[in-house]
RNA sequence: GCCCUUGUAGCUUAAUGGAUAAAGUAUCUGGCUUCGAACCAGAUGAUGGGGGUUCGAUUCCCUCCAAGGGCA
Numbered sequence: 001g002c003c004c005u006u007g008u009a010g011c012u013u014a015a016u017g018g019a020u021a022a023a024g025u026a027u028c029u030g031g032c033u034u035c036g037a038a039c040c041a042g043a044u045g046a047u048g049g050g051g052g053u054u055c056g057a058u059u060c061c062c063u064c065c066a067a068g069g070g071c072a
Base pairs, nucleotide, nucleotide: 001071002070003069004068005067006066007065010025011024012023013022018055027043028042029041030040031039048064049063050062051061052060
């Protein structure tokens, strides 16, 4: 320098272009317990930035950023 892949909650993963973006784990609160752990109930929390296409974008297109890989 060229090409490819990936980017969603603190972490690990879902979501055919269509309802309020789903779950596990973690954290917090309550219940339970003599106190904890475990268990039960609930809460908090996310689409890498910008632009475009579309009635509608996590999804498709362009560009930038970040990470990884291949070729030279």
This is a predicted structure of a 72-nucleotide RNA (transfer RNA) from a Minisyncoccota bacterium. NCBI's taxonomy places the organism under Bacteria, Bacillati, Minisyncoccota. The sequence is in RNAcentral, with records from ENA. Its Rfam family is "tRNA". Gene Ontology term of the family: triplet codon-amino acid adaptor activity.